[in-house]
Record summary
RNAcentral holds the full RNA, with entries from SILVA. A computed fold for a 527-nucleotide part of an RNA from a metagenome, annotated as small-subunit ribosomal RNA, central domain. Its Rfam family is "Eukaryotic small subunit ribosomal RNA". Rfam links the family to the GO terms structural constituent of ribosome and ribosome. Model confidence (mean pLDDT): 80 of 100.
Context: one part of a larger RNA
RNA sequence: UUGCAGUUAAAAAGCUCGUAGUUGAAUUUCGGGGCUGGCCAAGUGGUUCAGCCGCAAGGUUGACACUGCUUUGGUUGGUUCUUUCCUUAUGGCCAAGUAGUGUUCUCUUAAUUGAGUGCGCUAGCGAUCCAUAACUGUUACUUUGAAAAAAUUAGAGUGUUCAAAACAGGCUUAUGCCUGAAUAGAUUAGCAUGGAAUAACGGAAUAGGACUUUGUUUCUAUUUUGUUGGUUUUAGAAAUAAAGUAAUGAUUAAUAGGGAUAGUUGGGGGCAUUAGUAUUCCAUUGUCAGAGGUGAAAUUCUUGGAUUUAUGAAAGACUAACUUCUGCGAAAGCAUUUGCCAAGGAUGUUUUCAUUAAUCAAGAACGAAAGUUAGGGGAUCGAAGACGAUCAGAUACCGUCGUAGUCUUAACCGUAAACUAUGCCGACUAGGGAUCGGGCGAUGUUGAUUUAAGGACACGCUCGGCACCUUACGAGAAAUCAAAGUUUUUGGGUUCUGGGGGGAGUAUGGUCGCAAGGCUGAAACUU
Numbered sequence: 001u002u003g004c005a006g007u008u009a010a011a012a013a014g015c016u017c018g019u020a021g022u023u024g025a026a027u028u029u030c031g032g033g034g035c036u037g038g039c040c041a042a043g044u045g046g047u048u049c050a051g052c053c054g055c056a057a058g059g060u061u062g063a064c065a066c067u068g069c070u071u072u073g074g075u076u077g078g079u080u081c082u083u084u085c086c087u088u089a090u091g092g093c094c095a096a097g098u099a100g101u102g103u104u105c106u107c108u109u110a111a112u113u114g115a116g117u118g119c120g121c122u123a124g125c126g127a128u129c130c131a132u133a134a135c136u137g138u139u140a141c142u143u144u145g146a147a148a149a150a151a152u153u154a155g156a157g158u159g160u161u162c163a164a165a166a167c168a169g170g171c172u173u174a175u176g177c178c179u180g181a182a183u184a185g186a187u188u189a190g191c192a193u194g195g196a197a198u199a200a201c202g203g204a205a206u207a208g209g210a211c212u213u214u215g216u217u218u219c220u221a222u223u224u225u226g227u228u229g230g231u232u233u234u235a236g237a238a239a240u241a242a243a244g245u246a247a248u249g250a251u252u253a254a255u256a257g258g259g260a261u262a263g264u265u266g267g268g269g270g271c272a273u274u275a276g277u278a279u280u281c282c283a284u285u286g287u288c289a290g291a292g293g294u295g296a297a298a299u300u301c302u303u304g305g306a307u308u309u310a311u312g313a314a315a316g317a318c319u320a321a322c323u324u325c326u327g328c329g330a331a332a333g334c335a336u337u338u339g340c341c342a343a344g345g346a347u348g349u350u351u352u353c354a355u356u357a358a359u360c361a362a363g364a365a366c367g368a369a370a371g372u373u374a375g376g377g378g379a380u381c382g383a384a385g386a387c388g389a390u391c392a393g394a395u396a397c398c399g400u401c402g403u404a405g406u407c408u409u410a411a412c413c414g415u416a417a418a419c420u421a422u423g424c425c426g427a428c429u430a431g432g433g434a435u436c437g438g439g440c441g442a443u444g445u446u447g448a449u450u451u452a453a454g455g456a457c458a459c460g461c462u463c464g465g466c467a468c469c470u471u472a473c474g475a476g477a478a479a480u481c482a483a484a485g486u487u488u489u490u491g492g493g494u495u496c497u498g499g500g501g502g503g504a505g506u507a508u509g510g511u512c513g514c515a516a517g518g519c520u521g522a523a524a525c526u527u
Base pairs, nucleotide, nucleotide: 004498005497006496007479008478012495014366016364017363021359022358023357025252026251031082032081033080034079035078036077037076038075039074040073041072042070043069044068045067046066047065048063049062050061051060052059053058087134088133089132090131091130092129097125098124099122100121101120102119103118105116106115107114137201138200139199140198141195142194144192145191153184154183157167158166169178170177171176210245211244212243213242214241215240216239217238218237219236220235221234256356257353258352259351261348262347264345265344269341270340271339272338275319276318279315280314282312283311284310286308290301291300327334328333371412372411373410374409375408376407381405385401386400387399388398423494424493425492427486428485430470431469432468435465436464437463438462439461440460441459444457445456446455474481475480500527501526502525509520510519511518512517
């Protein structure tokens, strides 16, 4: 690993990006025909043996061994043709065959005329194997083989009296004879070998590509021209130029992905701008005895006029109703108007690139609230704190105040029941009606100027969303779930996490942080 689990029992990192890693669409020789081997099966003969019948001849049935033939099958090779290199070159032995020629024999002919059969010789062709040289797509995978120390293991044989063992032993006519001490398995790597499906990599795109031919330049020099020397030819090697040959050379365009483009869409983001009422305070104003608050009270404020009424102004916060099983965003999150800025999704497309992809250790961005630092601001609410109640007590719940905070700027922190307690990508499996965004269709409705175009409605289809309803072929311990299904009929890809309860998210170490603390993270002991 085969082969666990992760909604609620232990367990999906808060979210996204991302390198290593792992994984990754289809496509290139398939198919058909001819010839020829091996093996198996079937059918049909022959030889041998046995049984039955028979005096015999013979007949009949069966068996194993040997051996023919046949075709239909099956299986496995070789070769060849279908646009189809099986390395090439040189030299050796040349086999079967082919061609020519001489010749024996048989048949034949008027005839060495023709046909066949042997035996020689010669010649070119001739992959069947030997040598040399030049090159050859590379691996994984798989087959077979060699090799892989014994003992051990499995296992054969053998009456250790049985057995665990052991490798012995058995036999007769005994100055002997006979037989063992098998076999298997032994995974990775390495060696040899057959296969060529599957998987990976490679080749010709600025042709610096292949092959052929013809030149040119440079270098080398063994053989032969009687000898020596020179030159040329020739042969070989390298470089270079031109021409020619070729079906010359770029696979599809993934209900994979990226880009461009069109009209949209959204309470997505940032900056500025603008609005609304409420609250508190202040100013002015009217009235007069209470007002607050509560279960009931009290703390509290009040003729120095509280509460309340009206008008106005200021401040800081917030964004009601509309507001939804609706939208957007990676999540956290996002709701007054308008403008600007850049970004996103889905849809449409007879657009483009052509594997660019999926998931991800390390690493990085964002990340509610609370908290920290330094400014600003401080209306409301309000940890701490102070009172009043309640109470056995109340360091609480209720009430009156109230600091930090709540808001904002600049920086930290990096956690939440960061929850759908459900990783991400891909495929399939079921019926329904709604809804949001885009697109398409259509003899629908509406308003007008009288008709159009568009718009808004209504209808149908479609792609993509947030959800819902009903069922269960399915799953589950159940609750329930169209995913939590396609799982003992177990394997689509990939990441993370868990292994009884406590001790404990503690100690210690490391690291990050100003701190608070975060991340990583035990054990003893206990049950």